c-di-GMP-I-GGC riboswitch aptamer from a Pseudomonadota bacterium, 90 nucleotides, folded computationally. It was read from a public genome assembly, where an Rfam model found it. It matches the Rfam family "c-di-GMP-I-GGC riboswitch aptamer". Rfam links the family to the GO term cyclic-di-GMP binding. Of the family's consensus pairs, 95% are formed in the model.
RNA sequence: UCCGAAAAAGCCAAACCAUCCGUGAGGGUGGGACGGAAAGCCAACGGGUCUCACGACCAGCCAGUCAUUGAGACGGCCGGGUUGCCGGGA
Numbered sequence: 001u002c003c004g005a006a007a008a009a010g011c012c013a014a015a016c017c018a019u020c021c022g023u024g025a026g027g028g029u030g031g032g033a034c035g036g037a038a039a040g041c042c043a044a045c046g047g048g049u050c051u052c053a054c055g056a057c058c059a060g061c062c063a064g065u066c067a068u069u070g071a072g073a074c075g076g077c078c079g080g081g082u083u084g085c086c087g088g089g090a
Stems, first nucleotide, its partner, number of pairs: 001090002003087002011036002016031006034076001040082003045079003048074006055066003
């Protein structure tokens, strides 16, 4: 430097449940483990998805559709950046 989760020391924790926060996407804490080799961090790196507000279309209503702008959410959607544990391996 590459590679790996199979050895070992450890780590994180999806769904779901309880509770709190948020209009919402979601988030915090506790329980819980589907998984994870960066499931550490960066959303002010790019893309993507989603939410809210505004707008347009449609419409009797409910609902639905579309695009831009603004404000947000997701790092456990993908790529990228950055830091880092272990060494069964090369």